[in-house]
RNA sequence: AGAGCUGCCGAGGGGCGUCCCGCACGGGGCUGAGAAGAACCCUUAGAACCUGAUCCGGCUCACACCGGCGGAGGGACGGCGGACCGGUCUCGG
Repeated sequence: AGAGCUGCCGAGGGGCGUCCCGCACGGGGCUGAGAAGAACCCUUAGAACCUGAUCCGGCUCACACCGGCGGAGGGACGGCGGACCGGUCUCGG
């Protein structure tokens, strides 16, 4: 000096699956914050999300879920306040 708690403003990033109605359209069920909503989630202390991956094991009608891969490789930031506190953590000297 900053973070950890919290409000606001601006900017940016991201995903949208599965089952059924024979298909499309449309509708319904399931999971989820969100399954195209002016919504939701996330923004570097970054598991939001992407890649590997049409991946591997368990479970399920399937998705979802759990474990692995794996703290692997990528991934989008600035400003103004409030609370708490001199205790903890991070960075610098």
Predicted 3D model of a 93-nucleotide RNA (TPP riboswitch aptamer (THI element)) from Parvularcula dongshanensis. It was read from a public genome assembly, where an Rfam model found it. The organism belongs to Parvularcula, within Bacteria. Its mean pLDDT, the model's own confidence on a scale to 100, is 75.